[in-house]
């Protein structure tokens, strides 16, 4: 000095799961069923000379949220720019 990880923006991509029934001129609103990929919650081993407590991840898991025709709109997570700011590797 560079490069990554750390969070941010822009752009592309980006799954699932009821065109169920009942109200309503629609928007919507109950109701029953189901969805995992915003956010949220829960957990094991490894960790220790030897015990005991704390700690311990997630795409697993719960479905609290959210979401279930088309569409819009959200979307974890990839790609590819951009730039910030720190010194953790």
């Nucleotide at each position: 000095g560079g490069u990554c990880g750390c969070a941010g923006c822009g752009c592309g991509g980006g799954a699932g799961a009821g065109u169920c029934c009942g109200c309503u001129g629609a928007c919507g609103c109950g109701g029953c069923g189901c969805c995992g990929a915003a956010g949220a919650g829960g957990c094991a081993a490894a960790u220790c000379c030897u015990c005991c407590c704390c700690g311990g991840a997630a795409a697993c898991u719960u479905u609290c949220a959210g979401g279930c025709a088309c569409a819009a709109g959200g979307g974890a997570c990839c790609g590819c720019g951009c730039a910030g700011g720190u010194u953790g590797g």